[in-house]
RNA sequence: GGAUAGAGCUUUGGAGAAUCCCGAUUUCAAGCGGGUGCCGAAGGUGCAAGGCGAAAGCCCAAUCUCUCAGGCAAAAGGACAAAGUUUUUUCU
Numbered sequence: 001g002g003a004u005a006g007a008g009c010u011u012u013g014g015a016g017a018a019u020c021c022c023g024a025u026u027u028c029a030a031g032c033g034g035g036u037g038c039c040g041a042a043g044g045u046g047c048a049a050g051g052c053g054a055a056a057g058c059c060c061a062a063u064c065u066c067u068c069a070g071g072c073a074a075a076a077g078g079a080c081a082a083a084g085u086u087u088u089u090u091c092u
Base pairs, nucleotide, nucleotide: 001092002091003090005088006087007086008085009084010083011082012081013080018036020035021034022033023032037072038071039070043068044066046064050059051058052057
């Protein structure tokens, strides 16, 4: 120098679901208190194959699952993706 697989940072793209109902306050309100309905892409729960074990059982993925948290105008957030850059692993 080249290849490879991670991580950090920057930029860009980035979905779903009530602007529902009642009440208090208020200039107003999406904010506050309560209720009902819903969403799945922060985070978190669960596990198939497989592995370990004599057994009981344990480990273990996802955009799947649950909906605890979060969310259901905009903004923000946002899994994930692309580009750039820095750094690390392995090979050469």
This is a predicted structure of a 92-nucleotide RNA (Glycine riboswitch aptamer). It was read from a public genome assembly, where an Rfam model found it. Model confidence (mean pLDDT): 75 of 100.